[in-house]
Context: one part of a larger RNA
Molecule: small-subunit ribosomal RNA, central domain
Organism: Hibiscus mutabilis
RNA sequence: UUGGGCGUAAAGCAUCUAUAGGUUACUUUUUAAGUCCGCCGUCAAAUCCCAGGGCUCAACCCUAGAAAGGCGGUGGAAACUACCAAGCUGGAGUACGGUAAGGGCAGAGGGAAUUUUCGGUGGAGCAGUGAAAUGCGUAGAGAUCGAAAAGAACACCAACGGCGAAAGCACUCUGCUGGGCUGACACUGACACUAAGAGAUGAAAGCUAGGGGAGCGAAUGGGAUUAGAUACCCCAGUAGUCCUAGCCGUAAAGGAUGGAUACUAGGUGCUGUGCGUAUCGACCCGUGUAGUGUUGUAGCUAACGCGUUAAGUAUCCCGCCUGGGGAGUACGUUCGCAAAAAUAAAACUC
Numbered sequence: 001u002u003g004g005g006c007g008u009a010a011a012g013c014a015u016c017u018a019u020a021g022g023u024u025a026c027u028u029u030u031u032a033a034g035u036c037c038g039c040c041g042u043c044a045a046a047u048c049c050c051a052g053g054g055c056u057c058a059a060c061c062c063u064a065g066a067a068a069g070g071c072g073g074u075g076g077a078a079a080c081u082a083c084c085a086a087g088c089u090g091g092a093g094u095a096c097g098g099u100a101a102g103g104g105c106a107g108a109g110g111g112a113a114u115u116u117u118c119g120g121u122g123g124a125g126c127a128g129u130g131a132a133a134u135g136c137g138u139a140g141a142g143a144u145c146g147a148a149a150a151g152a153a154c155a156c157c158a159a160c161g162g163c164g165a166a167a168g169c170a171c172u173c174u175g176c177u178g179g180g181c182u183g184a185c186a187c188u189g190a191c192a193c194u195a196a197g198a199g200a201u202g203a204a205a206g207c208u209a210g211g212g213g214a215g216c217g218a219a220u221g222g223g224a225u226u227a228g229a230u231a232c233c234c235c236a237g238u239a240g241u242c243c244u245a246g247c248c249g250u251a252a253a254g255g256a257u258g259g260a261u262a263c264u265a266g267g268u269g270c271u272g273u274g275c276g277u278a279u280c281g282a283c284c285c286g287u288g289u290a291g292u293g294u295u296g297u298a299g300c301u302a303a304c305g306c307g308u309u310a311a312g313u314a315u316c317c318c319g320c321c322u323g324g325g326g327a328g329u330a331c332g333u334u335c336g337c338a339a340a341a342a343u344a345a346a347a348c349u350c
Base pairs, nucleotide, nucleotide: 003322004321005320006319007304008303012318014201015200016199017198021194022193023192026087027086028085031082033081034080035077036076037075038074039073040072041071042070043069049065051063052062053061054060091191092188093187094186096183097182098181099180103177104176105175106174107173108172109171110154114150115149116148117147118146119145120144121143125136126135162169163168206247207246208245209244210243211242215241216240220236221235222234223233258317259316260315261314262313263312266295267294268293269292270291271290272289273288274287275286276285299306300305323350324349325348332343333342334341
């Protein structure tokens, strides 16, 4: 390589958009490139096969013949792939009417709590722990009442719930904006699927510059514990956490499960929406569709388990794996301010 695989054993890119490429509905026509059939030519000799013959046999040698397959030519077939032309509506999309939502961006407003400051009351402790101590406090703390300021986060509702490609998204209101679902069927008429390379987004931490800094809190200091204690516990506390503009590009970025399409028992919840039934109305009941759970049949699986949201049955496309260690390392290259990231071996060893 082939083959076999990728939930947990090695293996699904963090997620999406999309180029090349690959693959691709239905009907009719054309051509005959692929495909199929026939014929012809050619593919040195030797070798192989086969028939006959020669060395006493055999190995060996000689003569004649043939096959398979490749390439080329020629004549035909037209189902399939492809091509040409014309259609079609089921895939896909557009328009129209509804609808749900923490989807995104920006602006404005809000209350609770915390801390600090100021003022009043008051007068000895407070805080903390397993127990303490460091710490704060008669220069008046803690407690309580009033006022002010600041920053960050939004209790209850809240859910097994919703939205988003993922990361993620929740106080309230407003503006702008993206996607989904649904209904009737009006329009386009295969416009589709996947996606190497490429591009975009991408938690936290970290980096650069400027702000901000309440609480928390790496580092650090102190108090304890301990044989020691560079920890766990306590008192403080810088970077950071927050905002703006850039960078970084990684996570157990997990459903450890790539995307699309079709098919294959049910039961029972929830969310959105449509229809029927019912009613004064809201429910209830039946049914369709999109999503989200749970249980489970067939089937699959090494087992666990999965099971119409498949890990079942099939097709198409992409990515990835190929014993452990060495090693996601070295070298080289790309990228980055750096930290790093990406790509990615071998010797050797078991």